[in-house]
A computed fold for a 90-nucleotide RNA from Tindallia californiensis, annotated as c-di-GMP-I riboswitch aptamer. The RNAcentral record of the sequence draws on ENA and Rfam. Its mean pLDDT, the model's own confidence on a scale to 100, is 82. The model forms 95% of the base pairs in the Rfam consensus.

């Protein structure tokens, strides 16, 4: 500089569950608790997947109610990409 994570230290992170006079239409997201996991569970929604339909367009109806469609929304603790990195060993 590259490619690896059996061992060990030091630090970081935080599933579910609960709680909220946090933000959202939701879907989820922030904060607290809490400790299941995690060597990128740091960061980027760029590709696939998954959740939602405020609006918006189709049908409907007298007028709504209502039915279907779609990300301009959301997951990064679903995988692939990208990019930055801490310690120790080979």
């Nucleotide at each position: 500089a590259g490619a690896u994570g059996a061992a060990a230290a030091a630090g970081g992170c935080a599933a579910a569950g609960c709680c909220g006079u946090u933000c959202g239409a939701a879907a989820g997201u922030c904060g607290g608790u809490g400790a299941c996991g995690c060597a990128a569970a740091g960061c980027c929604a760029c590709g696939a997947a998954u959740c939602u339909a405020c609006g918006u367009c189709a049908g409907g109806u007298a007028a709504a109610u209502c039915u279907g469609a779609u990300a301009g929304g959301a997951u990064g603790g679903u995988c692939g990409g990208g990019u930055u990195g801490c310690c120790c060993g080979u």